[in-house]
Context: one part of a larger RNA
RNA sequence: GAUUGAACGUUGGCGGCAGGCUUAAUACAUGCAAGUCGAGCGGUAACAGGAGAAGCUUGCUUCUCGCUGACGAGCGGCGGACGGGUGAGUAACGCGUAGGAAUCUACCCAGUAGCGGGGGAUAGCCCGAGGAAACUCGGAUUAAUACCGCAUACGCCCCACGGGGGAAAGGCCGGGAUCUUCGGACCGGUCACUAUUGGAGGAGCCUGCGUUGGAUUAGCUAGUUGGUGAGGUAAAGGCUCACCAAGGCAACGAUCCAUAGCUGGUCUGAGAGGACGAUCAGCCACACUGGAACUGAGACACGGUCCAGACUCCUACGGGAGGCAGCAGUAGGGAAUAUUGUGCAAUGGGGGAAACCCUGACACAGCCAUGCCGCGUGUGUGAAGAAGGCCUUAGGGUUGUAAAGCACUUUCAGCAGGGAGGAAAGGUUGCUGGUUAAUAGACAUUAGCUGUGACGUUAACUGCAGAAGAAGCACCGGCUAACUCCGUGCCAGCAGCCGCGGUAAUACGGAGGGUGCAAGCGUUAAUC
Numbered sequence: 001g002a003u004u005g006a007a008c009g010u011u012g013g014c015g016g017c018a019g020g021c022u023u024a025a026u027a028c029a030u031g032c033a034a035g036u037c038g039a040g041c042g043g044u045a046a047c048a049g050g051a052g053a054a055g056c057u058u059g060c061u062u063c064u065c066g067c068u069g070a071c072g073a074g075c076g077g078c079g080g081a082c083g084g085g086u087g088a089g090u091a092a093c094g095c096g097u098a099g100g101a102a103u104c105u106a107c108c109c110a111g112u113a114g115c116g117g118g119g120g121a122u123a124g125c126c127c128g129a130g131g132a133a134a135c136u137c138g139g140a141u142u143a144a145u146a147c148c149g150c151a152u153a154c155g156c157c158c159c160a161c162g163g164g165g166g167a168a169a170g171g172c173c174g175g176g177a178u179c180u181u182c183g184g185a186c187c188g189g190u191c192a193c194u195a196u197u198g199g200a201g202g203a204g205c206c207u208g209c210g211u212u213g214g215a216u217u218a219g220c221u222a223g224u225u226g227g228u229g230a231g232g233u234a235a236a237g238g239c240u241c242a243c244c245a246a247g248g249c250a251a252c253g254a255u256c257c258a259u260a261g262c263u264g265g266u267c268u269g270a271g272a273g274g275a276c277g278a279u280c281a282g283c284c285a286c287a288c289u290g291g292a293a294c295u296g297a298g299a300c301a302c303g304g305u306c307c308a309g310a311c312u313c314c315u316a317c318g319g320g321a322g323g324c325a326g327c328a329g330u331a332g333g334g335a336a337u338a339u340u341g342u343g344c345a346a347u348g349g350g351g352g353a354a355a356c357c358c359u360g361a362c363a364c365a366g367c368c369a370u371g372c373c374g375c376g377u378g379u380g381u382g383a384a385g386a387a388g389g390c391c392u393u394a395g396g397g398u399u400g401u402a403a404a405g406c407a408c409u410u411u412c413a414g415c416a417g418g419g420a421g422g423a424a425a426g427g428u429u430g431c432u433g434g435u436u437a438a439u440a441g442a443c444a445u446u447a448g449c450u451g452u453g454a455c456g457u458u459a460a461c462u463g464c465a466g467a468a469g470a471a472g473c474a475c476c477g478g479c480u481a482a483c484u485c486c487g488u489g490c491c492a493g494c495a496g497c498c499g500c501g502g503u504a505a506u507a508c509g510g511a512g513g514g515u516g517c518a519a520g521c522g523u524u525a526a527u528c
Stems, first nucleotide, its partner, number of pairs: 001528004006524005013375006019368002021333001026331003030328003035078003040075002043071002047069003050065007085286003094211007103203003108199007116150001118148002126139005156165003170191006178185002212258003219249003224246008261283004265276004288309005311322004339365001341364003347361001348359004378408004388399004412469001414464004422455001426450005432444002435441001472517005477498003483512005493500002
């Protein structure tokens, strides 16, 4: 000099863009943060409509009916493995980079083939029992895109090449003939479903090289190193096991100890390098502590399960409940770090055919000069060089065109007014196209109309009033830009270094004046 996720002192007008627990991976009150689908299912607890019945006060009350919109609880599907947080652990194939072969992959895209016919249960509901509760148990009954066989098998799997094995599910919409028990069959469309192939994206595994300090850590290792066989996995492999061999690593630093998430990058520097790894992005690890598996395409799962432990809470003492390193917020720790805000309008995600629902992701707003950037706090004129202050050789000098006065302007803030863009979607009505037997339906392109904004009293603009509301901080001995007076008298004090102060201190304290930076300034800490 540059820099900072800074803090402290002091001062403080506005805006834009960023950033904001670096400490206790300490403990957490409260609310919210993952649901959705009735176009899978049986249904109907609540709400609304409709129909019917009863009572009457003649427009209300009650009851019944799932008939309709919808929908609590339940079965079922998909999603809760993403998104969000934190950096404790980890010196490691964890990360970075370059490669590799023995793998899996839900949803998505493309291809091929199929989607036939049956069965038995079980939640819920109903009845009953136990318990303070959490919840649990028994009986009867019921549905499915839940579950299980049978049939079929292009391709698929196994094989001793003879053969053997294995699948599915329906829902919704529309309809001319034909049949009909008037429900539908049947045909078409669409969404699902099954098998398999390829792709895309994702994930697992292996390897070369690189990746902090300590030798006052020198030897380490028995599943250890390799082989054969088996088991196991989606998959190679001591991954695991049996047997056999005795290997493997190490001064090119093994082992041990300490420290640490890694990277893109950030800061600095002419560079080489050094230091760091906040925000943003990629990867990894963790979710009260330790362990374990289940489900699933995917987890050994932050807001799932089980066991053990510590802690907190409830209890009828028998037994139960919990996990903010999600967003806010609280206590504590600390020099120190924000609102228990608004909205799903946009972007993205989950579910759904869709409308839509959910989303503390996200978009915004609030707080903080924490940082960077921009703007303002007036402009011109004005010498009687006013008054006052300070200095003085007492003449004067200086503050100083500074003020006052005069003439203007109105940024920003204030008040008022109209007012973009962020909006595309969605809905509806048509035209056209392909599908189809179809001018039906659904789908696609397109046009008209309609239509959704948290921010928001938006941005930007126009008008109004009036210089009106807006300057401080540090320093002035040298380094280092800037000097005099008074007070003090080795005292009080200053100080980054040299050093000042013991009676004229440009170095202490005050004042006047000056210098530097400026909504900041200075100090401390830290890095180069």
Description: Small-subunit ribosomal RNA, 5' domain from an uncultured prokaryote, 528 nucleotides, folded computationally. The full RNA is in RNAcentral, with records from ENA. The coordinates come from a structure-prediction model, not an experiment, and the mean pLDDT is 87. It matches the Rfam family "Bacterial small subunit ribosomal RNA". Gene Ontology terms of the family: structural constituent of ribosome and ribosome.